Context: one part of a larger RNA
């Protein structure tokens, strides 16, 4: 100089883009954030005089709730990040080759009865199904040469057919494993380790592997810094610099971690699961004192900590996601709108004329000089108001737009509605007069102030930036 997610002072007239708890991973009233399928299934209601058809809804069931969205506490690690590896897995999805014979038993719900204040159950009896066992079958697995395991569904439609279901195989995307190198500080941390470092055999994983375990061997790391301690989420990038580098990791992208703590495992293709369960714990809330309920580091909001940080706002129109054959339902992801000068940009606050250089401030040697073409006047213009039109964003025939009657256009009138904040001894642009008198006071550094201060305070001029400008803070 330049930089910031910044804050304070004083000021403050618009758009457009962006950003917006850095502190308490402190505690949170209330509302929403994950739900679809009636073309898997019996039932139940509503409506209708009756079939028919329609619509809604608890339950079984499937598929999603493992994405998406949040925060950075732990963590110095194969966590990241870059290069390679081999001993694995893979739900939707794509391409492919087969297949779906036969018979069975149940449990919700409904329905009776009954226990609890509630929460939430118990007990009988009854049924469906793409829920679920049993035979049969198999170019797939085990495994040795006897063999032996393992599967299925069915819906829709007048039908063509579409759909879905099992078993292989190939991809593709994803996703565990392992390894090279990289990757803060402290020696006033020097020794550390017993599942510890190796083997063999049993076990355990999708998989390798002391992952476990028995038994056997003493090993294994370390002055190229082990262990200890401290601090810390990593990176693509940011931010400065000619560069090397140095700082740093908000936003936005990738990985990892966490979801009141602390442990645990259920189901599943995937989890040891933020809006699942279980068990201890702290705290907050109920209660009939037997028992119960909760977890905002999702969005909004609320106290509180703070120098400090936003609406309990709109909508599915768009783009994604999830479900369904759709048609659709859903989505606090996302559009958007709203508040803050937080920041970057870009308009404006008027343009041209205009001398007796008026009056009035300052300054004077009293002549003037300046403020000053600046007002005023004169002539012209229209960002802003205020009428009318009015979108693109919608793909895909038609329909379908939250912002939003916004964005842009275009008629009338009229200078009206808009300039402020630091500086002025030197470094460093830009000076005098008044007041004060080492007093008040200033001040980044040198320093200035003790009666003529260009440094203090005020006035008047100047100067520098300008919807901002100083000060602080902070890195270079």
């Nucleotide at each position: 100089g330049g930089u910031u997610g910044a804050a304070c002072g004083c000021u403050g007239g618009c758009g457009g883009c962006a950003u917006g708890c850095u502190u308490a991973a402190c505690a949170c009233a209330u509302u929403c954030c994950a739900g679809u399928c009636a073309g898997a299934c019996g039932g139940g209601a509503a409506g209708u005089g009756g079939u028919g058809u329609u619509u809604c809804c608890a339950g079984u069931g499937g598929c999603g709730g493992a994405u998406g969205g949040g925060u950075g506490a732990g963590u110095a690690a194969c966590g990241u990040g870059u290069a390679a590896g081999a001993a694995c897995c893979u739900g939707c999805c794509c391409u492919u080759g087969g297949g779906a014979g036969g018979g069975g038993a149940a449990c919700a719900a409904c329905a009776a009865u009954u226990g609890g204040a509630a929460a939430u159950g118990g007990c009988u009896a009854c049924u469906a199904a793409u829920a679920u066992g049993c035979c049969a079958u198999a170019g797939g697995c085990u495994g040795a040469g006897g063999a032996g395991c393992a599967a299925a569904a069915g819906g829709a439609g007048g039908a063509a057919u579409c759909u879905g279901c099992c078993c292989g195989a190939a991809g593709a995307g994803g996703g565990g494993c392992u390894c090279g190198c990289a990757u803060c500080u402290g020696a006033u941390u020097a020794g550390c380790u017993a599942g510890u470092u190796g083997g063999u055999g049993a076990g355990g994983c999708a998989a390798u592997a002391g992952c476990c375990u028995a038994c056997c061997a003493a090993g294994g790391c370390a002055a190229u810094g082990a262990u200890u301690a401290g601090u810390a989420g990593c990176u693509g990038g940011u931010c400065u610099g000619a560069g090397a580098g140095g700082a740093u990791g908000a936003u936005c992208a990738g990985c990892c971690a966490c979801a009141c703590u602390g442990g645990g495992a259920c189901u599943g293709a995937g989890a040891u699961u933020u809006g699942g369960c279980c068990c201890a714990g702290a705290c907050u809330c109920g209660u009939a004192c037997g028992g119960g309920a909760g977890g905002c580091a999702g969005u909004a909001g609320u106290g509180g900590c703070g120098a400090a940080u936003u609406u309990u706002c709109u909508g599915c129109a768009a783009u994604g996601g999830g479900c369904g054959a759709a048609a659709g339902c859903u989505u606090g992801a996302c559009u958007g709108a709203g508040c803050a000068a937080u920041g970057c940009c870009g308009c404006g606050u008027g343009g041209a004329g205009g001398u007796g250089u008026a009056a009035g401030g300052c300054c004077c040697a009293u002549g003037g000089g300046u403020u000053g073409u600046g007002a005023a006047c004169u002539u012209c213009u229209u960002u802003u108001c205020u009428g009318g039109a009015g979108a693109a964003g919608a793909a895909g025939c038609a329909a379908u737009g939250a912002c939003g009657g916004u964005a842009u256009c275009u008629g009338g009138g009229g200078a009206a509605u808009a300039a402020g904040c630091g500086u002025c001894a030197g470094c460093u642009a830009a000076c005098u007069c008044u007041g004060u008198g080492c007093c008040a006071a200033u001040a980044g550094c040198c320093g200035c102030g003790g009666u003529a201060a260009g440094a203090c305070a005020g006035a008047g001029a100047a100067u520098g930036c300008a919807a901002g400008c100083g000060u602080u803070a902070u890195c270079u």
Small-subunit ribosomal RNA, 5' domain from Opuntia basilaris var. basilaris, 476 nucleotides, folded computationally.
Its Rfam family is "Bacterial small subunit ribosomal RNA".
RNAcentral holds the full RNA, with entries from SILVA.
The prediction has a mean pLDDT of 82.